Model confidence (mean pLDDT): 88 of 100. Predicted 3D model of a 352-nucleotide part of an RNA (small-subunit ribosomal RNA, central domain) from an uncultured Chloroflexota bacterium.
Context: one part of a larger RNA
RNA sequence: CUGGGCGUAAAGCGCGUGCAGGCGGUUCGGUAAGUGGCGGGUGAAAGCGCCUGGCUCAACCAGGCGAGUGCCGGUCAGACUGCUGGACUGGAAUGUCGGAGAGGGACGCGGAAUUCCGGGUGUAGCGGUGAAAUGUGCAGAGAUCCGGAGGAACACCAGCGCCGAAAGGGGCGUCCUGGACGAUAAUUGACGCUGAGACGCGACAGCGUGGGGAGCGAACGGGAUUAGAGACCCCGGUAGUCCACGCCGUAAACGAUGCCAACUCGAUGUCGGUGCCGCGAAAGCGGUUUCGGUGUCCAAGUUAACGCGAUAAGUUGGCCGCCUGGGGAGUACGGUCGCAAGGCUAAAACUC
Numbered sequence: 001c002u003g004g005g006c007g008u009a010a011a012g013c014g015c016g017u018g019c020a021g022g023c024g025g026u027u028c029g030g031u032a033a034g035u036g037g038c039g040g041g042u043g044a045a046a047g048c049g050c051c052u053g054g055c056u057c058a059a060c061c062a063g064g065c066g067a068g069u070g071c072c073g074g075u076c077a078g079a080c081u082g083c084u085g086g087a088c089u090g091g092a093a094u095g096u097c098g099g100a101g102a103g104g105g106a107c108g109c110g111g112a113a114u115u116c117c118g119g120g121u122g123u124a125g126c127g128g129u130g131a132a133a134u135g136u137g138c139a140g141a142g143a144u145c146c147g148g149a150g151g152a153a154c155a156c157c158a159g160c161g162c163c164g165a166a167a168g169g170g171g172c173g174u175c176c177u178g179g180a181c182g183a184u185a186a187u188u189g190a191c192g193c194u195g196a197g198a199c200g201c202g203a204c205a206g207c208g209u210g211g212g213g214a215g216c217g218a219a220c221g222g223g224a225u226u227a228g229a230g231a232c233c234c235c236g237g238u239a240g241u242c243c244a245c246g247c248c249g250u251a252a253a254c255g256a257u258g259c260c261a262a263c264u265c266g267a268u269g270u271c272g273g274u275g276c277c278g279c280g281a282a283a284g285c286g287g288u289u290u291c292g293g294u295g296u297c298c299a300a301g302u303u304a305a306c307g308c309g310a311u312a313a314g315u316u317g318g319c320c321g322c323c324u325g326g327g328g329a330g331u332a333c334g335g336u337c338g339c340a341a342g343g344c345u346a347a348a349a350c351u352c
Stems, first nucleotide, its partner, number of pairs: 004323003007306002012320001014201004021194003025088007033081002035077004040072003048066007091191001092188003095184004103177007110154001115149007125136002162169002206247006215241002220236004258319006266297008275288005301308002325352003334345004
């Protein structure tokens, strides 16, 4: 350089913002860099292809023609790409109106439950298991009632429902704040798509400093089980789980499916909005239409099959990332990041 791929066979970066780069809507004019035609120069010899000839053939050698897909400058063309000037509104963005939502941050408040503490009543067990024991209780437990403390999580509503780029988000209220959607078509006039690096976000666990600690609970102690029991079961229980600030940067970070756009039968549910029709006093309900989300089933097509099927894994275009037999190995070495744990980048020998 060319070819084939990436849901499950190897392969989509965990997710976003975005510089460079690549790619880029409709229309008119200019230009002629790319592009194409024509003619010119050059493209040494050897070599290469074809033809002819010389050594008795061939190898080898000689001659002729050609190729050498290229480069240089000239000239013509003007469709397409580029550059440049003008215009447009369908892409994109803004404005106006409207409703939906566990989207984010901060502060405050609430009730149920567990545990602990104080008090009342009350007496012999309670607890736990397959069965037990450790444990706990006459120094009064468990049960029951009243009061108090403290931490964490928010039953019902709740739905294959909603929101968010992903991670993720669920009691109630207030303040601050992001995004999406519908209607309108007022404004800008291609302002766009993607995105190597870079930067930011990023569950759990873990780390640093300080706080907090109800329940749960690695480690640890004890009781059982067992041949043993480093476990599963039981009684305890520290870190942690919670908060603030700072790190870490991983995951079956999954739809195992990158982002954007266009095109391609239908059926049915659900969430948010819109237009129209009907019923109703209204709230609202029903039908239908249209836009946006989220599910299920299927036509064509696709797929190795499973399956996918307008939320594509169908048919296309643009850009990025990634794969190239198994083991060695996501390892060593080096570099870089980190307080550390470790992360990122990433081989080879050897072997099948």